[in-house]
């Protein structure tokens, strides 16, 4: 780097350099930012994993990890619907919820 498995609608900030972008590619929206983006320290905080205690409940913060919106939200299947478009055997198409995946991201364990 790759694979495997989990696991995610809760939580949780400031200074300090920097000085224009972020928000994971693609599309489309919509948000955040010169009242300071990414990024890099340094403190502090959360508590998802491993860990430790403890034993059903929970505490700690040793290791990674996080501290704007559900992974920001939709695109893929699969269903529903007192909805609306077209029609009238129906097909279809929009919008609303719901579900399963793919993809990322986080641990862990393996190569």
């Nucleotide at each position: 780097u790759g694979c495997u498995u989990a696991u995610a609608g809760a939580g949780a900030a400031a200074g300090a350099c920097g000085g224009a972008g972020g928000g994971a590619u693609u599309a489309g929206a919509c948000c955040c930012u010169g009242c300071g983006a990414a990024g890099u320290c340094u403190u502090a905080g959360c508590a998802a994993c491993c860990u430790g205690u403890g034993c059903u409940u929970a505490c700690a913060a040793g290791g990674u990890g996080c501290u704007a919106a559900a992974u920001u939200c939709u695109a893929c299947u699969g269903a529903a619907g007192c909805g609306g478009c077209a029609g009238u055997u129906a097909a279809g198409c929009c919008c609303u919820u719901c579900u399963g995946a793919a993809a990322g991201a986080u641990a862990a364990g393996u190569u």
Molecule: SAM riboswitch aptamer (S box leader)
Organism: Pedobacter sp.